[in-house]
RNA sequence: UGCGGGGUGGUGUAAGGGUAGCACGCAGGGCUCUGGACCCUGAAGUUCUGGUUCGAAUCCAGACCCCGCAG
Repeated sequence: UGCGGGGUGGUGUAAGGGUAGCACGCAGGGCUCUGGACCCUGAAGUUCUGGUUCGAAUCCAGACCCCGCAG
């Protein structure tokens, strides 16, 4: 430099154009003699900028970053 794949809460992972979900973790509460386990509740996320669309995490273009292949 070219080609391909990817970027979603703290972490991992879903979401075929229509309220962004699940698990772990974290915080508060319950239970318990205490802790763990268990139960309830809560906070926290779409890499960025444009475009298409009534509506974009999703489609299109560019940029940034990560991984792989080639040179």

Predicted 3D model of a 71-nucleotide RNA (transfer RNA) from a Pseudomonadota bacterium. The organism belongs to Pseudomonadota, within Bacteria. The RNAcentral record of the sequence draws on ENA and Rfam. It matches the Rfam family "tRNA".